[in-house]
RNA sequence: AGGUCUGUAGUGAAAUGGCAUCACAAUGGUCUCCAAAACCAUUAUUCCGGGUUCAAAUCCUGGCAGACCUGCCA
Numbered sequence: 001a002g003g004u005c006u007g008u009a010g011u012g013a014a015a016u017g018g019c020a021u022c023a024c025a026a027u028g029g030u031c032u033c034c035a036a037a038a039c040c041a042u043u044a045u046u047c048c049g050g051g052u053u054c055a056a057a058u059c060c061u062g063g064c065a066g067a068c069c070u071g072c073c074a
Base pairs, nucleotide, nucleotide: 001070002069003068004067005066006065007064010024011023012022013021018054026042027041028040029039030038047063048062049061050060051059
């Protein structure tokens, strides 16, 4: 330098262009002599810009970051 893939709560992941969801974690509560476990509830998320569309996490485009492959120099 070129190519491929990825980017979504604190973490790991879902989501056919149509209400952004699950698990763990966190916080509060129930239970308990206390705690743990269990159960109930709550909070928080689409990497950044632009475009297409009635509607974008999803499609197009420009960046940014990461992983891998190839090449060049030393």
RNAcentral holds the sequence, with entries from ENA. Transfer RNA from a Patescibacteria group bacterium, 74 nucleotides, folded computationally. Lineage of the source: Bacteria > Bacteria candidate phyla. The prediction has a mean pLDDT of 82. Its Rfam family is "tRNA". The family's RNA type in Rfam is transfer RNA. Its family is annotated with triplet codon-amino acid adaptor activity in the Gene Ontology.